[in-house]
Description:
The prediction has a mean pLDDT of 91. This is a predicted structure of an 85-nucleotide RNA (c-di-GMP-I riboswitch aptamer) from a Clostridiaceae bacterium. NCBI's taxonomy places the organism under Bacteria, Bacillati, Bacillota, Clostridia, Clostridiaceae.
RNA sequence: UUAUGCUAAGGGCAAACCUGCCGAAAGACAGGGACGCAAAGCCGCGGGUCUAAAACCUUACGGUCAUGAUAGCCGGGCUGCCAUA
Numbered sequence: 001u002u003a004u005g006c007u008a009a010g011g012g013c014a015a016a017c018c019u020g021c022c023g024a025a026a027g028a029c030a031g032g033g034a035c036g037c038a039a040a041g042c043c044g045c046g047g048g049u050c051u052a053a054a055a056c057c058u059u060a061c062g063g064u065c066a067u068g069a070u071a072g073c074c075g076g077g078c079u080g081c082c083a084u085a
Base pairs, nucleotide, nucleotide: 002085003084004083005082012037013036017032018031019030020029022027035072041078042077043076045075046074047073048070049069050068055064056063057062
């Protein structure tokens, strides 16, 4: 440096759910909590998915739409611990 995660050690993260809080929502954040994770560390770059406040269309009902969200949906980029080869 590359590949792999069978073994070991020290550890790390934290789904659902609950509480608080922010948000129009999706969802985020904090505390509790562990389903899982060898990148479940970081980046919305490509695709997917979710939401639809504003905007546009509509007499209305309603519809369209990301500039919002998701890295624990997939791909891609950057970085990293231990062990083995």
Source information
Of the family's consensus pairs, 95% are formed in the model. Rfam family: c-di-GMP-I riboswitch aptamer. Gene Ontology term of the family: cyclic-di-GMP binding.